[in-house]
RNA sequence: GACAGAUAAAGCCAAACCUGCCGCAAGACAGGGACGGAAAGCUACGGGUCUAUUAGAUAGCCGAGCUGCCUUG
Numbered sequence: 001g002a003c004a005g006a007u008a009a010a011g012c013c014a015a016a017c018c019u020g021c022c023g024c025a026a027g028a029c030a031g032g033g034a035c036g037g038a039a040a041g042c043u044a045c046g047g048g049u050c051u052a053u054u055a056g057a058u059a060g061c062c063g064a065g066c067u068g069c070c071u072u073g
Stems, first nucleotide, its partner, number of pairs: 003073001004071002012037002017032004022027001035060001041066003045063003048058004
């Protein structure tokens, strides 16, 4: 460095649900919470799905691009 991902270690993220708040809605954000996650980090580029005022939402649906922690082997 590559592959791989362990009954390891250190940290990380946070589904459902509840409260607040924004939004027509899907849904976003903040706090609580923890089902899960090795890219559940970032980007709506392709496909899918959802809403719908045709414009939005979803990266925790899949693919793609970019970046990244650890090391039993």
A computed fold for a 73-nucleotide RNA from Desulfobulbaceae bacterium S3730MH12, annotated as c-di-GMP-I riboswitch aptamer. It was read from a public genome assembly, where an Rfam model found it. It matches the Rfam family "c-di-GMP-I riboswitch aptamer". From the family's description: GEMM was predicted in a large-scale screen for bacterial structured RNA regulatory elements. The model forms 94% of the base pairs in the Rfam consensus. Taxonomically the source falls in Desulfobulbaceae (Bacteria, Pseudomonadati, Desulfobulbia, Desulfobulbales).